RNA sequence: ACUCGAUAAUAGCAAACCCAUGUGAAAACUGGGGACGCAAAGCUACGGGCCUAAAGGGAGGAAUCUAUGGUCGCCGGGUUGCCGAA
Numbered sequence: 001a002c003u004c005g006a007u008a009a010u011a012g013c014a015a016a017c018c019c020a021u022g023u024g025a026a027a028a029c030u031g032g033g034g035a036c037g038c039a040a041a042g043c044u045a046c047g048g049g050c051c052u053a054a055a056g057g058g059a060g061g062a063a064u065c066u067a068u069g070g071u072c073g074c075c076g077g078g079u080u081g082c083c084g085a086a
Stems, first nucleotide, its partner, number of pairs: 004084002012038002017033004022029002036073001042079003046076003049071003056065002
C1' cells in the first nucleotide's frame, strides 16, 4: 500500500412509526422526534431494477402508454474517506 473487517477504540448515519398551516400532481423529499439496521446506510441517477404519471399521447372520455419526476437503505459502476485485531 492492497485485500479484509473484532464482542477493539473514536466519531457518524438513521428504517418503520409519530409530528408539521413545510415542499410536491404523485412517487417522494425536507425539518423535529424515533431506532430497524449500516464499515461507506458518504457523494454520484452512469447501467439495470423499482415507484410515481403532473404535462403529453390515447381523434372527445376511459382503460392505458411515456420521465423530463423520484429511489444510491435494490444491485452494479465511478469517486472520496475514519480505525487497524486476525
This is a predicted structure of an 86-nucleotide RNA (c-di-GMP-I riboswitch aptamer) from a Candidatus Bipolaricaulota bacterium. The sequence was found by an Rfam model in a public genome assembly. It matches the Rfam family "c-di-GMP-I riboswitch aptamer". Rfam links the family to the GO term cyclic-di-GMP binding.